[in-house]
C1' cells in the first nucleotide's frame, strides 16, 4: 500500500437506475486457430464509501527515522440519489 473477512456508522417501505454481477446478441467492429475486447439488450442493483479489529501479500528502512508500551489530559468522526413512515436528540409552541 494492496487484497480478504468481520464489526460499526439508528430502523422501514417505496421510486430510479450509474458501477458491479449474471445471462442473451454482435461473421458490417478491433482480433483472426481457440479465446478475448469492445458495442448493445434483458435481469439484479442506493453502505460499492468511512472508521476500527483481524489476516495474507508487497513496498521502504537498519541506527535514523518510525512504532510500540506506560502515565496525563482531551475528545466519542465525516458522509452515502429521491420520496413516506418509525425512532432518537435538541428548541419552540
Nucleotide at each position: 500500500c494492496u487484497g480478504u473477512c468481520c464489526g460499526a456508522g439508528g430502523g422501514g417501505c417505496g421510486c430510479u437506475g450509474c458501477a458491479g454481477c449474471a445471462g442473451g446478441c454482435u461473421u458490417a467492429c478491433c482480433a483472426u486457430u481457440c479465446a478475448g475486447g469492445g458495442g448493445u439488450c434483458u435481469g439484479u442493483c442506493a453502505g460499492g464509501c468511512u472508521c476500527g479489529g483481524a489476516u495474507a501479500g508487497g513496498g521502504c528502512g537498519u541506527u535514523a527515522a518510525c512504532c510500540a508500551u506506560a502515565c496525563g489530559c482531551a475528545u466519542c468522526a465525516a458522509c452515502g440519489g429521491c420520496g413516506c413512515c418509525c425512532a432518537u436528540u435538541c428548541g419552540c409552541a
Molecule: SAH (S-adenosyl-L-homocysteine) riboswitch aptamer
Organism: Pseudomonas sp. 9Ag